[in-house]
Molecule: transfer RNA
Organism: Phycisphaerales bacterium
């Protein structure tokens, strides 16, 4: 340099055009003599920009970062 893949909450992971969810974590509460467990509430997210569309995490383009394969130089 070429090709392919990935990027969603603090972490992991769903959602293939129609309300962004689940688990863990964190904080608070109920329960308990205390703690654990259990239950309830809260917390916080689509990498950036542009386009298409009534509607975009999802389709298209550009950029950024990471991973894999490969070529060249030394």
């Nucleotide at each position: 340099g070429a090709g392919g893949g990935a990027u969603u909450a603090g972490u992991g992971u769903a959602a293939u055009g129609g309300u962004a969810g689940c688990a863990c974590g964190a904080g608070g509460g109920u329960u308990u003599c205390u703690g654990a467990u259990a239950c309830c509430c809260u917390u916080a997210g689509u990498a950036a920009g542009a386009g298409u569309u009534c509607a975009a995490a999802u389709c298209u383009c550009u950029u950024a970062u990471c991973c894999c394969u490969u070529a060249c130089c030394a």